Model confidence (mean pLDDT): 80 of 100. This is a predicted structure of a 75-nucleotide RNA (c-di-GMP-I riboswitch aptamer) from a Sulfurovaceae bacterium. Rfam family: c-di-GMP-I riboswitch aptamer. Its family is annotated with cyclic-di-GMP binding in the Gene Ontology. Lineage of the source: Bacteria > Campylobacterota > Epsilonproteobacteria > Campylobacterales > Sulfurovaceae.
[in-house]
């Protein structure tokens, strides 16, 4: 350099589902769990879905672009 990338090995995060809390809700956070995941780390800037009676309020980064930081590695 290969690496805008295969495989292995180490660790890493964790969906559905249950349990407690919070919230009117979308969800969130915590333990159990594992569907998956190489950015399923972080940031609502762009679309989109959702919430809420409605909003100029809110969710979701595991919907897709984008923005940025980064961990092993062979032939």
């Nucleotide at each position: 350099u290969g690496a805008c990338u295969a495989u292995a090995a180490a660790g890493c995060c964790a969906a559905a589902c249950c349990u407690a809390u919070a919230g009117c809700g979308a969800u969130a956070u915590a333990g159990g769990g594992a569907c998956g995941g190489a950015a399923a780390g972080c940031c609502a800037c762009g679309a989109a879905u959702c919430u809420u009676a409605a909003a100029u309020a809110g969710a979701u980064a595991g919907u897709c672009g984008g923005g940025u930081u980064g961990c092993u590695a062979a032939a």